[in-house]
Glycine riboswitch aptamer from Agathobaculum faecis, 104 nucleotides, folded computationally. Of the family's consensus pairs, 90% are formed in the model. It matches the Rfam family "Glycine riboswitch aptamer". Its family is annotated with glycine biosynthetic process in the Gene Ontology. Its mean pLDDT, the model's own confidence on a scale to 100, is 79.
RNA sequence: AUGCGGCUCUGGAGAACGCCCCGCAGGGGGGGCUGCCGAAGGUGCAACGCGUGCGGCUGGGGGCCGCGCGCCAAUCUCUCAGGCAAAAGGACAGAGUUUGGGGA
Numbered sequence: 001a002u003g004c005g006g007c008u009c010u011g012g013a014g015a016a017c018g019c020c021c022c023g024c025a026g027g028g029g030g031g032g033c034u035g036c037c038g039a040a041g042g043u044g045c046a047a048c049g050c051g052u053g054c055g056g057c058u059g060g061g062g063g064c065c066g067c068g069c070g071c072c073a074a075u076c077u078c079u080c081a082g083g084c085a086a087a088a089g090g091a092c093a094g095a096g097u098u099u100g101g102g103g104a
Stems, first nucleotide, its partner, number of pairs: 005098007016034001018033005035084003041080001042078001044076001049071010
């Protein structure tokens, strides 16, 4: 320097403006019921690899093999949470900026 993380700006999908009740000047909002969505967050899972236990091979070390256990991912999965007009949020992407450590 790059990268990770933070901040700012920009872009950013999907799915009932569902029904009933409460509340409010009205809206926003709260509760219940059903139908849906996946891209806040969260859950679960693989091979390889790594670690480890047991057993076997070898005179020993080392190594190898078999079995078991653990660790290991996502835009996959589950829909817990969240969401289904607008607004807000939004994985991810681009641009800018920035702290500390490490450091080519």